[in-house]
Molecule: transfer RNA
Organism: Candidatus Aenigmatarchaeota archaeon
RNA sequence: GCCUCAAUAGCUCAGUUUGGUAGAGCGGCUGUUUUCCGAGCAGCAGGUCGAGGGUUCGAAUCCCUCUUGAGGCU
Numbered sequence: 001g002c003c004u005c006a007a008u009a010g011c012u013c014a015g016u017u018u019g020g021u022a023g024a025g026c027g028g029c030u031g032u033u034u035u036c037c038g039a040g041c042a043g044c045a046g047g048u049c050g051a052g053g054g055u056u057c058g059a060a061u062c063c064c065u066c067u068u069g070a071g072g073c074u
Base pairs, nucleotide, nucleotide: 001073002072003071004070005069006068007067010026011025012024013023020057028044029043030042031041032040050066051065052064053063054062
């Protein structure tokens, strides 16, 4: 220098195939239960989907550029 993959909640990850309300588990908070803690049960909060632009009625998803990380080739 070139190619491929990844970036989504505090953490680990789905969702991209086929554009159409952003989700799960763990964690956090509140309530309940318990003599207390933990476990269990019920609920709540938490996201400009890595950045910028484009296409579209509509983009996490498609296109372009960039950033960071991983791998490969030379």